This is a predicted structure of a 496-nucleotide part of an RNA (small-subunit ribosomal RNA, 5' domain) from an uncultured bacterium.
[in-house]
Context: one part of a larger RNA
RNA sequence: GAUGAGCGCUGGCGGCGUGCCUAAGGUAUGCAAGUCGAACGAAAAGAAUUGGAAGCGCAAGCUUCUAGUUCAAUUAGUGGCAAACGGCUGAGUAACGUAUAGGAAUUUACCCUUUAGUCAAGGAUAGCUCCCCGAAAGUGGGGGUAAUCCUGGAUAAUAUCUUCGGAUUAAAGCCUUCGGGCGCUAGAGGAAAAGCCUAUAUCUUAUCAGGUAGUUGGUGGGGUAAUAGCCUACCAAGCCUAUGACGGGUAACUGGUCUGAGAGGACGAUCAGUCAGACUGGAACUGCGAUACGGUCCAGACUCCUACGGGAGGCAGCAAUUAGGAAUCUUGCGCAAUGGACGAAAGUCUGACGCAGCGACGCCGCGUGGGGGAUGAAGGCCUUCGGGUUGUAAACUCCUUUUACGAGUGAACAAGUUCUGAGUGUAACUCGUGAAUAAGCACCUUCUAACUUCGUGCCAGAAGAAUCGGUGAUACGAAGGGUGCAAGCGCUAUCC
Numbered sequence: 001g002a003u004g005a006g007c008g009c010u011g012g013c014g015g016c017g018u019g020c021c022u023a024a025g026g027u028a029u030g031c032a033a034g035u036c037g038a039a040c041g042a043a044a045a046g047a048a049u050u051g052g053a054a055g056c057g058c059a060a061g062c063u064u065c066u067a068g069u070u071c072a073a074u075u076a077g078u079g080g081c082a083a084a085c086g087g088c089u090g091a092g093u094a095a096c097g098u099a100u101a102g103g104a105a106u107u108u109a110c111c112c113u114u115u116a117g118u119c120a121a122g123g124a125u126a127g128c129u130c131c132c133c134g135a136a137a138g139u140g141g142g143g144g145u146a147a148u149c150c151u152g153g154a155u156a157a158u159a160u161c162u163u164c165g166g167a168u169u170a171a172a173g174c175c176u177u178c179g180g181g182c183g184c185u186a187g188a189g190g191a192a193a194a195g196c197c198u199a200u201a202u203c204u205u206a207u208c209a210g211g212u213a214g215u216u217g218g219u220g221g222g223g224u225a226a227u228a229g230c231c232u233a234c235c236a237a238g239c240c241u242a243u244g245a246c247g248g249g250u251a252a253c254u255g256g257u258c259u260g261a262g263a264g265g266a267c268g269a270u271c272a273g274u275c276a277g278a279c280u281g282g283a284a285c286u287g288c289g290a291u292a293c294g295g296u297c298c299a300g301a302c303u304c305c306u307a308c309g310g311g312a313g314g315c316a317g318c319a320a321u322u323a324g325g326a327a328u329c330u331u332g333c334g335c336a337a338u339g340g341a342c343g344a345a346a347g348u349c350u351g352a353c354g355c356a357g358c359g360a361c362g363c364c365g366c367g368u369g370g371g372g373g374a375u376g377a378a379g380g381c382c383u384u385c386g387g388g389u390u391g392u393a394a395a396c397u398c399c400u401u402u403u404a405c406g407a408g409u410g411a412a413c414a415a416g417u418u419c420u421g422a423g424u425g426u427a428a429c430u431c432g433u434g435a436a437u438a439a440g441c442a443c444c445u446u447c448u449a450a451c452u453u454c455g456u457g458c459c460a461g462a463a464g465a466a467u468c469g470g471u472g473a474u475a476c477g478a479a480g481g482g483u484g485c486a487a488g489c490g491c492u493a494u495c496c
Stems, first nucleotide, its partner, number of pairs: 001495003005492005012366006018359002020324001025322003029319003034081003039078002042075002046071011088277003097202007106194003111190008119153001121151003128143004133138001159168003173182003203249003210240003215237008252274004256267004279300005302313004330356001332355003338352001339350004369399004379390004404433006413423001440485005445466003451480005461468002
């Protein structure tokens, strides 16, 4: 000098930041991923309209019931897209990671550009209905139904394969103001992502010296989007290593942060990039993409429900709670802005995010008043008893009103001529009241700025070091005075 700090004493305000460093311990409760009716069949509050019947009426017509059509808030289900992003954490990992520089054997939903096509059929199933089982979670059977669900057929190139003759492979509709729009299928190019490979760098330990059999290479086969012992059969015996292999310990990496004149050293909170993990271990499914935090299956530990037969769960999301600890916040408001998902749109969802709350935890700014005022008042302390000092300090007097309190006006942030503001009647401005609402902490032997008295008597105590204290202690305790910082000041811890 610095800190994600802690502790002690003290504490007025604002702005901007920042806040479980320990138990990757356990969690009550609420919320954190949905959306589309312009893909689909149903159900449906209600509205409009047409027909019929009954009642009332002189008539016009009115009321009730019933059947149909259209519109339709909304709803569970099928289907599509999203859920692989965003958010959290740093356990593991010394290399399958990260950083920098390169590379070739690859893939990509949505988006952009572009070429061609979108024909004609069939089938199942949920919802629904009937029956059955179960305490529940849930589940079985029969019937019947739709689609942008599923299946084969046709068509077929600039796609794929090819013995160059040829062979193979696709689709789905919806809305419409009838102009078209949104889709779907097969190619080509792009954008932006992702996977893979290589080189170099990347803590400590030799009281770790040899390690390795899919091990190193080849051939055939398999496998992947793709290269490759990635896997497998056979063959060869290689490969790494004192330029430290292998083993042990520790650790997410980087941009950066702190310090330092620099070279270096230490660190890796917040913010940004990458990686890894989601109760522990393992596995695949779906999908363009996961071996998937708020998906599935298996095993284990733990917790909960149970009718004892069986089931349910995963906060290292946001709040909150308990435990641990020296120590770290609200079970808040809003989608107004920015961004994201879905949708043609209106819009819905969004604990991302924007805000507010708490904490002197940090940095920065402001204030706690200003001028005058000597008989140098009183009181305190010291004294050589003359006086000195506190000290222009106070009183007193004249001002001011930052701040505080009260009243009034009142934004920007809204992009999108209208409408839309959580924050918020906030910020800012104007007026009023009245010095009014606001100072502490450490130190004073030397290093080191700042000295006297009393008490104590190697006691009580102090201390970073040297040391101080045993009857004249500027070093202990108190008082007066002083010095340094100041809404902080000291102490402790850690790094340079």
Its Rfam family is "Bacterial small subunit ribosomal RNA". The full RNA is in RNAcentral, with records from ENA and SILVA. Its mean pLDDT, the model's own confidence on a scale to 100, is 84.